[in-house]
RNA sequence: GGCGCGUUAGUCUAGCGGUUCAGGACGCCGGCCUCUCACGCCGGAAACACGGGUUCGAUUCCCGUACGCGCUACCA
Numbered sequence: 001g002g003c004g005c006g007u008u009a010g011u012c013u014a015g016c017g018g019u020u021c022a023g024g025a026c027g028c029c030g031g032c033c034u035c036u037c038a039c040g041c042c043g044g045a046a047a048c049a050c051g052g053g054u055u056c057g058a059u060u061c062c063c064g065u066a067c068g069c070g071c072u073a074c075c076a
Base pairs, nucleotide, nucleotide: 001072002071003070004069005068006067007066010026011025012024013023018056028044029043030042031041032040049065050064051063052062053061
């Protein structure tokens, strides 16, 4: 350099064009419980890498860029 795959909150993850102004777990914040803490219960904040395209409608499909992983070529 070429090819393939991937990128969703602090971390992990669901999602297969409309059901999702995106759900779950841990963590975080508040409350309840408790003598206190923990556990448990209830509630809350927080994410679609960036740009463009297709479409009535895109996290989802396509292209580019960035980053990561894998395979491979060249150089030496």